[in-house]
Context: one part of a larger RNA
RNA sequence: CGCACGAAAUUUGAGAAGGCUCUUCCUUAGUACGAGAGGACCGGGAAGAAUAAACCUCUGGUGUAUCGGUUGUCCUGCCAAGGGCACAAGCCGAGAAGCUAUGUUUAGCGCGGAUAAACGCUGAAAGCAUAUAAGCGUGAAGCCGUCUUCAAGAUUAGAUUUCGUUAUAGAUUCCCGAAGAAUACGGGUAAGGUUCUUAGGUGUAAGGCCAGUAAUGGUUUGAGCCUAAUGGAUUCUUGAUCAAUCGAAUAAUC
Numbered sequence: 001c002g003c004a005c006g007a008a009a010u011u012u013g014a015g016a017a018g019g020c021u022c023u024u025c026c027u028u029a030g031u032a033c034g035a036g037a038g039g040a041c042c043g044g045g046a047a048g049a050a051u052a053a054a055c056c057u058c059u060g061g062u063g064u065a066u067c068g069g070u071u072g073u074c075c076u077g078c079c080a081a082g083g084g085c086a087c088a089a090g091c092c093g094a095g096a097a098g099c100u101a102u103g104u105u106u107a108g109c110g111c112g113g114a115u116a117a118a119c120g121c122u123g124a125a126a127g128c129a130u131a132u133a134a135g136c137g138u139g140a141a142g143c144c145g146u147c148u149u150c151a152a153g154a155u156u157a158g159a160u161u162u163c164g165u166u167a168u169a170g171a172u173u174c175c176c177g178a179a180g181a182a183u184a185c186g187g188g189u190a191a192g193g194u195u196c197u198u199a200g201g202u203g204u205a206a207g208g209c210c211a212g213u214a215a216u217g218g219u220u221u222g223a224g225c226c227u228a229a230u231g232g233a234u235u236c237u238u239g240a241u242c243a244a245u246c247g248a249a250u251a252a253u254c
Base pairs, nucleotide, nucleotide: 001153005164006163007162008161009160010159011158015150016149017148018147021049022048023047024046025045026044027043033038051107052106053105054104055103059101060100061099062098066094067093068092069091070090071086072085073084074083075082076081110146111145112144113143118138119137120136121135170246171245172244173243174188175187176186177185192236193235195233196232197231198229199227200226201225202224207220208219209218210217211216
């Protein structure tokens, strides 16, 4: 831009893509078969591999939010307590959220249709025979469906519902997000902050007191500090407020 009014939703599915995989074991059964050696079809059951998708409860990773330990040096006048730098974390030990796989969950089934090779029924030409000439069947991980995803620019532009007239339906500008390169997408009267609580991380803060000459230890104390929680409550205020812009006739009504 189109889909001959403009919008907001819900859909049909022409068509397209994907998937439909494999192995081992148990049983049937040491049965059928076979002199023996060996050793099944059919049927039932259980594990697993690779692959794919989703997810983060568990196991881990990361985690320059965070907590703690610690060396050197400088600073806050000194002690103590802290801060800076040593990486673009000084080093080290942990680590919630998020993101992740090697982790977890799920998937392939089954069924129908038409067939291949192959095997048949009836059956003439050709008094027989013949699965074939007319006719009718069985039959595969393969084909077409059933399953998943996209899909009306399917210009053959489909269908249904609702809304809409002077500034109206609706859309955008704006804010936020677990969404995201831009766009798009979701939400917008609580996205955010304070406080409390729950859950979680770190691991017993500082100050005081006690013991010790002291280093240090003990106690107050599972303390203090912290949280991207997709837990709950509470209260507060900035700001998405305000406002602006776009927005429909050859119909209806008047």